A computed fold for a 339-nucleotide part of an RNA from Hippophae tibetana, annotated as small-subunit ribosomal RNA, central domain. The coordinates come from a structure-prediction model, not an experiment, and the mean pLDDT is 87. Rfam family: Bacterial small subunit ribosomal RNA. Its family is annotated with structural constituent of ribosome and ribosome in the Gene Ontology. RNAcentral holds the full RNA, with entries from SILVA.
Context: one part of a larger RNA
């Protein structure tokens, strides 16, 4: 390489859009360069053999055939260009759904701080304590004020989004989905190396904000020790803005889209008078599949298409090099050696 694989054994890219490329609905007529059939032509050098007393020349073989070239024919398949078609795909009309994204406002509870009234000796914390706060009046309690962050109940196997993710409430403009006895376009599709946006948390840069929480560093305990678990405080972080970073057990450990397939129980949205039917999210299960667990119309069944990746363990997702980044690092990615 092939083959075989990729939920859990090695292996699905974090996720989307999309160029090249690959693959791809139906009907008609047409073309003949792919394809198929039939007929014909062609046949280098070395080498080897024959002929010859020997060599040359010549003959045959060899290379060399499943090859190449030309002519004719066929038109199913594939292809080219043409004309149609509507079921794939899309657009519009009419409905409808939701924590989808962005911006600007807004609300109440709670914590903290602070002012004030009342009031007096403790409070806090723990397994037990201590550090700590408090007579300069704490804790508790009354009434105000400030500020920041997060949004209880509703809340659900619920909903939305490509994934990451998204929840007080309101407004503004806006993306997407679904339904429909609706109109139109007429294959405009699917996948996708390179490429381009996006991408939790942590981290970085700049000038801000800072209530609670809290790496680091410090103190009190525990302990043989305690660079920890527990406690008192506490910086960065956290929050908002702008710009970087590009990784996660980024998980459904399951790539995307398509066709076909037993029964039952729920769920969300739409249509419908209802029966029902559609799109979505769950549970159980037949066949099939699987090493087993299990999966089972949302497949890990079945049939094909495109694509990433895997190929004994370690060394190693490391070295070197390149690209990238302010840095931290990230991406691509070996070998010696060893079992």
């Nucleotide at each position: 390489c092939u083959g075989g694989g990729u939920a859990u054994a090695a292996a699905g890219g974090g996720a989307a859009c999309a160029u090249a490329g690959a693959c791809a609905a139906u009907g008609a007529a047409c073309u003949g360069g792919g394809u198929u059939g039939a007929a014909a032509g062609u046949g280098a050098a070395a080498g080897u053999u024959g002929c010859c007393a020997a060599a040359a020349a010549c003959u045959a073989u060899g290379g060399a055939a499943u090859g190449c070239u030309c002519c004719c024919a066929a038109a199913a398949c594939a292809a080219a260009a043409u004309c149609a078609c509507u079921u794939g795909a899309g657009u519009g009309a009419g409905a409808u759904u939701g924590a989808g994204g962005a911006a600007a406002g807004u609300g109440g509870a709670a914590u903290u701080u602070u002012u004030u009234g009342u009031g007096u000796a403790g409070g806090g914390g723990u397994g037990a304590a201590a550090u700590c706060c408090a007579a300069a009046g704490a804790u508790c309690u009354u009434a105000g004020a400030a500020g920041g962050a997060a949004c209880a109940c509703c809340a659900a196997a619920a909903g939305c989004a490509a994934a990451g993710g998204c929840a007080u409430c309101u407004u503004u403009a806006u993306g997407g989905g679904u339904c429909c006895u609706u109109a139109c376009u007429g294959a405009u599709g699917c996948u996708a190396g390179a490429g381009u946006g996006u991408g939790a948390a942590a981290g970085c840069a700049u000038a801000g904000u800072g209530a609670g929480u809290g790496a680091a560093a410090u103190g009190g305990a525990u302990u043989a020790g305690a660079u920890a678990c527990c406690c008192u405080g506490g910086u960065a972080g956290g929050c908002a803005a702008u710009g970087c970073c590009a990784u996660a057990a980024a998980a459904g450990a399951u790539g995307a889209g398509u066709g076909u397939u037993c029964a039952c129980c729920c769920u969300u949205g739409g249509u419908g008078a209802a029966a029902a039917u559609u799109a979505u999210g769950g549970g159980c299960c037949u066949a099939a599949c699987u090493a087993a667990u299990g999966c089972g119309u949302g497949a890990a069944a079945u049939a094909a298409u495109c694509u990433g990746c895997c190929u004994g363990g370690g060394a190693a997702g490391u070295a070197c090099a390149a690209u990238u980044g302010c840095a931290a690092g990230a991406u691509u990615a070996a070998a010696a050696c060893u079992c």